[in-house]
The prediction has a mean pLDDT of 79. The RNA shown here (c-di-AMP riboswitch aptamer (ydaO/yuaA leader)) has 136 nucleotides and comes from a soil metagenome. Of the family's consensus pairs, 92% are formed in the model. The sequence is in RNAcentral, with records from MGnify.
RNA sequence: CGCUGAGUUUCGCUCCUUCGGGGCGAAAACGGGGGAACCACCGCAUCUGGGGCGAGGCGCACUCGACUGGGAGUUCGCCGGGCAACACUCUCGCUGCCCGAGCCCGUCAGCUAACCUCGUAAGCGUUGCGGGAGGA
Numbered sequence: 001c002g003c004u005g006a007g008u009u010u011c012g013c014u015c016c017u018u019c020g021g022g023g024c025g026a027a028a029a030c031g032g033g034g035g036a037a038c039c040a041c042c043g044c045a046u047c048u049g050g051g052g053c054g055a056g057g058c059g060c061a062c063u064c065g066a067c068u069g070g071g072a073g074u075u076c077g078c079c080g081g082g083c084a085a086c087a088c089u090c091u092c093g094c095u096g097c098c099c100g101a102g103c104c105c106g107u108c109a110g111c112u113a114a115c116c117u118c119g120u121a122a123g124c125g126u127u128g129c130g131g132g133a134g135g136a
Base pairs, nucleotide, nucleotide: 001125002124003123004122008028009027010026011025012024013023014022015021016020029120030119031118032117033116034115039110049108050105051104052103053102057078058077059076061074062073063072064071079100080099081098082097083096084095088134089133090132091131092130093129094128
C1' cells in the first nucleotide's frame, strides 16, 4: 500500500512514556438477533428436534459404514461467493486464479411497525485485456 469481512471514526477520563500505545465510559456510523397487525404455515405415518451468523448450498454415481440408515469421504454437474490497485470510485464483457469453511443458541424464535438487544473481530499478500459512467 492492498485483500476477505459489518468489524470504522470521534470525544471525555485515566495509565505507561518507545510519542506511540493500553484501560474505562459515551456518541456516531456500519452489521446482526428478538419482537404485532395483515399475510403465510398448520392432513397422517416412518426417519429426523428446531433455529442463527456466513457465499459456504443442491443433485447423480461410487466407497466406507450400519442393518436396511439419518452419517462421512471422493469424482462430476448445477448453483453461490471472492481476487486480478488500468493515477481514483462504480460497473459491464472476456480471460486467468481461488473459496463453498467454521462457529453459535439450547427444545425455542415465519414475516413483523413500535420497542428490546448484541457485535465493532479474525485472517491474509493480489496486480491480465477491452468498454461505459462519475468525480478529481